[in-house]
RNA sequence: CGGGGGCCGUCGCCUAAUCGCCACGCGCGAGCCGGGGAACCACGUACCAGGGGUGCAUCCGCGUCAGCGGUAGGGAUCUUCCGUCCCGAACCCGUCAGCUAACCCGGUCGGCGGCUGACGGAAGGAAGC
Repeated sequence: CGGGGGCCGUCGCCUAAUCGCCACGCGCGAGCCGGGGAACCACGUACCAGGGGUGCAUCCGCGUCAGCGGUAGGGAUCUUCCGUCCCGAACCCGUCAGCUAACCCGGUCGGCGGCUGACGGAAGGAAGC
C1' cells in the first nucleotide's frame, strides 16, 4: 500500500416493531400495529369439501413431490412515473370469528446499506448559498 473478516460508534433503508422509566424481571408506561367483540347494516335452504388470522408474500401450470416456470403483490435511500433488477417466505388459532360503540386480548421482532445496486432516465419538490 492492497484484499478479506469481526467488533464498537455514527448516519440511513425495509418493517407496527420506536421512545421513556426501571426494582434490570419473560418488568412498567407512552406511541404505533393487529385480533376478538353489540345495535344498525350486510349475508341467507341442506349436505360435502372445515374455516379463520398475522404478513407484500397469493394464485396458475408442470413435476420424479426435491422443486421449476409464471403471477396478484412488495422492495430498490426526497417524491412520482418509465426502464431494469431483487423478493414473491414463514407462522398462529383449533372446528370458532362478517361489520362492530363500550369492553377484552396480543405484538412491538428481524433483516440490510454507507467503493462495488444508495441502479439508469424523465419530471417535480425541499434545504443551503